Notes:
Predicted 3D model of a 352-nucleotide part of an RNA (small-subunit ribosomal RNA, central domain) from a metagenome. The prediction has a mean pLDDT of 85.

Context: one part of a larger RNA
RNA sequence: CUGGGCGUAAAGGGUGUGUAGGCGGUCGUAUUAGUCUUUUGUAAAAGCACUGGGGCUUAACCCCGGUAAUGCGAAAGAAACGGUACGGCUACGAGGACGUAAGAGGUAAAGGGAACUCAUGGUGUAGGGGUGAAAUCCGUUGAUAUCAUGGGGAACACCAAAUGCGAAGGCACUUUACUGGUACGCUCCUGACGCUGAAACACGAAAGCGUGGGAAUCGAACGGGAUUAGAUACCCCGGUAGUCCACGCCCUAAACGAUCAUCACUGGCUUUACGGAGUAUCGACCCUCUGUGAGGCGAAGCUAACGCGUUAAGUGAUGCGCCUGGGUAGUACGGCCGCAAGGCUAAAACUC
Numbered sequence: 001c002u003g004g005g006c007g008u009a010a011a012g013g014g015u016g017u018g019u020a021g022g023c024g025g026u027c028g029u030a031u032u033a034g035u036c037u038u039u040u041g042u043a044a045a046a047g048c049a050c051u052g053g054g055g056c057u058u059a060a061c062c063c064c065g066g067u068a069a070u071g072c073g074a075a076a077g078a079a080a081c082g083g084u085a086c087g088g089c090u091a092c093g094a095g096g097a098c099g100u101a102a103g104a105g106g107u108a109a110a111g112g113g114a115a116c117u118c119a120u121g122g123u124g125u126a127g128g129g130g131u132g133a134a135a136u137c138c139g140u141u142g143a144u145a146u147c148a149u150g151g152g153g154a155a156c157a158c159c160a161a162a163u164g165c166g167a168a169g170g171c172a173c174u175u176u177a178c179u180g181g182u183a184c185g186c187u188c189c190u191g192a193c194g195c196u197g198a199a200a201c202a203c204g205a206a207a208g209c210g211u212g213g214g215a216a217u218c219g220a221a222c223g224g225g226a227u228u229a230g231a232u233a234c235c236c237c238g239g240u241a242g243u244c245c246a247c248g249c250c251c252u253a254a255a256c257g258a259u260c261a262u263c264a265c266u267g268g269c270u271u272u273a274c275g276g277a278g279u280a281u282c283g284a285c286c287c288u289c290u291g292u293g294a295g296g297c298g299a300a301g302c303u304a305a306c307g308c309g310u311u312a313a314g315u316g317a318u319g320c321g322c323c324u325g326g327g328u329a330g331u332a333c334g335g336c337c338g339c340a341a342g343g344c345u346a347a348a349a350c351u352c
C1' cells in the first nucleotide's frame, strides 16, 4: 500500500454556514471520450502460469513447440447503467405560501421580592464568632441580638420534571420591544432547486489578557490562627486578582452520548412533551389511530465483553474527518495566528 477499523482497546474534527470536489428522484428524445461486445495489431527472447513432447538412470535442471497474458493502440457495433444536451413530471426529496401550536432559543430595555452586606438612628448589655477542641478575629469608642430608615452589588428559592429550547458552547424572577429556528394540518405554488463538504468564514464554557467602570458575596495568591514529627495542605479568621458590566482579544475543555452528517430498511411494550384526526359527549375528560421530539425495558441482529437495540453500536448507501505498538511527544524545529499566556500545524534520533 491493499486492507481493517474509530461508544469503553489507537481513532469522530468543539459546533455551524458553505466554495471546489464527490454523490444524486422520475419519464422521454438525441448523443456517447465512461461502460459492454466483436474483430484486429502490439506486449523481443528467456522467465512466470497452463500444456504436448524430448535430453541427462529419476528429479531438480536443460531443450523444442503450443496456449495464455491484466494492459496499450485501431476498427465496427450496442445503448441497460453512467455522462452530456434538450424537453416533461410531482406520489416520494427540497423549498415556499396559508392556518394553527409549544418553548429557560437570541438581543435590548424596564420593573420586582427574598437573602446578604454597609451606613445612620432606637432598644439593650457582655459577650459574640468559630471548631473535633481551640485560637487568631470582632466587642464597653457599646459588638452579637432586635426594630426602623436609607444605600449597594450579585444571583433569581418554590414552580422544576426522566421537562422544554438551541448547531454546539449553552439558556431559568417578571414584563415589553425586536428577532432566529422547530412541529403539526390541509390544500395550493415552485419543479430536483438535493446530500455531504477539503479550503474559507462565523460561533465557541471556564480560566486568562487589554482599556474603562463596578465591587455585595465568594475567593486563587498572600497574611494570621490551629492541626502535625513537619503541614508551603485539609479546618478557622482575614483577604488581592478574579467573580459583575461595556468594548476588544484569547480559541481551549472529560467542548462527552467519550457514539460525524444525510437517506432508506428492519418485531414490540411502556412513560413523557407538543400537535392532528376519529369516537364519545351539551361540552371537557377517557379511549383509538397518527406525526414530531425526549426517556425506560427489550425480538431479531450486532458486540471481545460491557452493552447497543426504529434516538442502533442492526442491515445497506453517499460524502467528510481520523487511527495504524508504548515512550520520546501533542514535544523540538519551521511556518501561521496572538498584546501576552499560549494556540494550530507537527517530526526524528534514541529506547522498550
Base pairs, nucleotide, nucleotide: 003324004323005322006321007306008305012320014203015202016201017200021196022195023194025089026088027087028086029085030084031083032082034081035078036077037076038075039074040073041072042071049067050066051065052064053063054062055061093193094190095189096188097187098185099184100183101182105179106178107177108176109175110174111173112156116152117151118150119149120148121147122146123145127138128137164171165170208249209248210247211246212245213244218242222238223237224236225235260319261318262317263316264315265314268297269296270295271294272293273292274291275290276289277288278287301308302307325352326351327350334345335344336343337342